RNAcentral holds the sequence, with entries from ENA.
Predicted 3D model of a 72-nucleotide RNA (transfer RNA) from a Bacteroidales bacterium.
The organism belongs to Bacteroidales, within Bacteria.
RNA sequence: GCCUGUAUAGCUCAGUGGUAGAGCACUUCCUUGGUAAGGAAGAGGUCGCGGGUUCAACUCCCGCUACCGGCU
Numbered sequence: 001g002c003c004u005g006u007a008u009a010g011c012u013c014a015g016u017g018g019u020a021g022a023g024c025a026c027u028u029c030c031u032u033g034g035u036a037a038g039g040a041a042g043a044g045g046u047c048g049c050g051g052g053u054u055c056a057a058c059u060c061c062c063g064c065u066a067c068c069g070g071c072u
Base pairs, nucleotide, nucleotide: 001071002070003069005067006066007065010024011023012022013021018055026042027041028040029039030038048064049063050062051061052060
């Protein structure tokens, strides 16, 4: 330099055009003599950045950035 893949909650990951979700973690409460476990509720996201298409984009297209892998 070229090619492919990935980027979504603190972490690991879903989500193939129509209001963004799960598990773990976190906060409050219940339960216990007290922990752990269990139960209930809650908070946390400009979906990597900039454009384009569309009535509507996490999703489709282009560019950029970062990272994994391959080729040279």
Its mean pLDDT, the model's own confidence on a scale to 100, is 82.